[in-house]
The RNA shown here (transfer RNA) has 75 nucleotides and comes from Comamonas aquatica DA1877.
Its mean pLDDT, the model's own confidence on a scale to 100, is 81.
Its Rfam family is "tRNA". It is annotated as a transfer RNA.

RNA sequence: CCCCUCGUAGUUCAAUGGAUAGAACGGACCCCUCCUAAGGGUCAGAUACAGGUUCGAUUCCUGUCGGGGGGACCA
Numbered sequence: 001c002c003c004c005u006c007g008u009a010g011u012u013c014a015a016u017g018g019a020u021a022g023a024a025c026g027g028a029c030c031c032c033u034c035c036u037a038a039g040g041g042u043c044a045g046a047u048a049c050a051g052g053u054u055c056g057a058u059u060c061c062u063g064u065c066g067g068g069g070g071g072a073c074c075a
Stems, first nucleotide, its partner, number of pairs: 001071007010025004018055001027043005048064005
C1' cells in the first nucleotide's frame, strides 16, 4: 500500500429494507419472606462517525475511525 471481515444496552447475542430496535446476564425499585437467598413484577439503558439512495436504513452505497485476518513491498 491492496483485499476480506467485524463494529447494536455495562457484557454476550438477535433483528438484514417496514409498526415502539428485542432477548439473556448484569443494574435500580417494588412484591413475597422474621431476614437472606430463590421466585415474581416494573423501570432505565444501545445501532462507531459523516454523507448518499429510498416513501421508509441497524440493514443498501461511498468515505472516515477502530478491532481481527490475508496479501504485496522490504534496495